[in-house]
Molecule: Bacterial RNase P class A
Organism: Bifidobacterium moraviense
């Protein structure tokens, strides 16, 4: 210098006018609001709403079917389907990338095209021996026919372990030796799981489980329109229950009845306000632990809270990029764009979107010292 890989970071600025939501003074009204001033108001993803938690509410003796969701080990966490490290395959020359990565001898189920044959498979070709028949230059060559044979060719994603040798009539783990699996020891390792170190098995028993199943963990439900209180307004009518409240039955307990009690379902109303509501698993800075997600500490900081839902326009100077022009290579001048996207109860992840710019580390090519 060029090409890449992985982590992260910024989200344009100041000023001016107009307008908007919030808090708080200060005026004016009986009030309902209305003026004025002051501070303050969107994100990295506020977006999907795909997980998980908190927080409310309503169910809930336990345990099991059911149905869903995860699914290599170990850790972090509040918890997770997220992250962190590690191991295992597969892909890259490498940094690094992916990966729903248990169990296919518990059972069922399923394989398209090709091919002769696709699950305890199969002789199309091709090779052997034997038989028959034809031809001969007597070497053998051609056609049938019984049979062996999975070595070799064809076909597939995949053809019942791979090579080489022994053997055979030709062939076969028939059998050798290496290699490759399977099992059992042993050693490292928390563990997945490596070493292949002993050792034993010639070794037909293969794929798919995001088919259906097993196996293990895990999960109630519904959600700030959740739930409370207040104020206005309405019309009650069925059912069920006494666990609460409260009468009643004898002064208590138990039990029994009833109701203005408590719960459904039908009608009736209402559409106003306050709260929950934003100090919280918060954010920065820095120190320790920790390979790292994370954690712990000390300090220091407050940063939106709208309910038909505010955060907006317009000018102007700078600021970045691109494209043209001019240049004295320092720059200038011009014109354009500044993305993607809008809080609603609050948090931790994932996934998507996104113009522009910046840092760090690394891994590969070339060239210089």
């Nucleotide at each position: 210098c060029g090409a890449g890989a992985c982590c992260c970071c910024u989200u344009g600025a100041u000023g001016g006018c107009c307008g908007c939501g919030g808090u708080c003074c200060g005026g004016a009204g009986c009030g309902a609001u209305c003026c004025g001033g002051a501070c303050u108001g969107a994100g990295g993803a506020a977006c999907u709403u795909c997980c998980g938690g908190g927080c409310u509410c309503c169910g809930c003796a336990g345990a099991g079917c059911a149905c869903g969701a995860u699914g290599g080990c170990g850790g972090a966490u509040a918890a997770c389907g997220u992250c962190c490290g590690c191991c295992c395959a597969g892909g890259g020359u490498g940094a690094c990338c992916u990966g729903a990565g248990a169990g296919a001898u518990a059972g069922c189920g399923c394989a398209g095209c090709a091919g002769a044959g696709a699950a305890c498979a199969g002789a199309c070709c091709g090779c052997c021996u034997c038989c028959c028949g034809g031809c001969u230059c007597c070497g053998g060559c051609c056609g049938g026919g019984c049979g062996g044979u999975a070595a070799g060719g064809g076909u597939g994603a995949a053809a019942c372990g791979g090579c080489g040798g022994u053997g055979u009539a030709a062939g076969a783990g028939a059998c050798c030796a290496c290699c490759g699996g399977g099992c059992c020891u042993c050693c490292g390792g928390c563990a997945a799981c490596g070493g292949c170190a002993g050792g034993c098995c010639g070794c037909a028993u293969g794929g798919c489980a995001a088919g259906c199943c097993u196996c293990a963990u895990c999960g109630g439900g519904a959600g700030c329109a959740a739930g409370g209180c207040c104020a206005a307004g309405c019309a009650g009518a069925g059912g069920a229950c006494c666990a609460u409240c409260g009468g009643g039955u004898u002064g208590c307990u138990c039990g029994c009845c009833c109701g203005c009690g408590u719960c459904c379902u039908c009608g009736g109303g209402u559409a106003g306000g306050c709260u929950g509501c934003u100090a919280g698993a918060g954010c920065c800075u820095g120190g320790c632990g920790g390979c790292g997600a994370c954690g712990u500490c000390a300090g220091g900081u407050c940063g939106a809270g709208a309910u038909g839902g505010a955060u907006g326009g317009c000018c102007a100077u700078c600021c970045g990029c691109a494209u043209c022009g001019c240049u004295u290579c320092g720059g200038c001048g011009a014109u354009g764009c500044g993305a993607c996207a809008g809080a609603a109860c609050c948090c931790g992840g994932g996934g998507u979107a996104u113009a522009a710019g910046g840092g760090g580390u690394c891994u590969c090519a070339c060239c210089u010292c």